Predicted 3D model of a 71-nucleotide RNA (transfer RNA) from a Bryobacteraceae bacterium. The same sequence occurs in records of 2 taxa. Rfam family: tRNA. By type it is a transfer RNA. The organism belongs to Bryobacteraceae, within Bacteria.

[in-house]
This record gives sequence, structure tokens and C1' cells, in this order.
RNA sequence: GGAUAUAGCUCACUGGACAGAGCAGCAGACUGAUAAUCUGCGGGCCGCGGGUUCGAUUCCCGCUAUCCACA
Repeated sequence: GGAUAUAGCUCACUGGACAGAGCAGCAGACUGAUAAUCUGCGGGCCGCGGGUUCGAUUCCCGCUAUCCACA
């Protein structure tokens, strides 16, 4: 100097508002019983603090953390 920060994990959501998917977890169906498969459920107010806007996870600034590059 650049990038990233959203669910337990990996990631979407690029201004309109009760924030989503897959995996994982839990319950049910199926099975003699597991696994697989199918169905359902729970789980995050989007790193923190300000600003802009009628409205911010989304735009701007600062801070923190991590990664990359240069010296």
C1' cells in the first nucleotide's frame, strides 16, 4: 500500500428493510439397526465507533483483527 470481517464452518446479499444458501446440529419418516435419502426445526439484529441518506449489512471516515505485497 491492497484485500477481507455476515449463523458452529464455507460463502451470498452492491441502498427499500421480519437477512439467505450449502455443510454441520436437533427432531421426524424410511430401516431389524446404522448409513444414505426425504421432510421439518433452531441458530446471526451483518467486527467496533461515527458520518451521508427519508432509509445503510450495502456508500464514506476512523479503529481493531486477519491475509497478501513492497521496503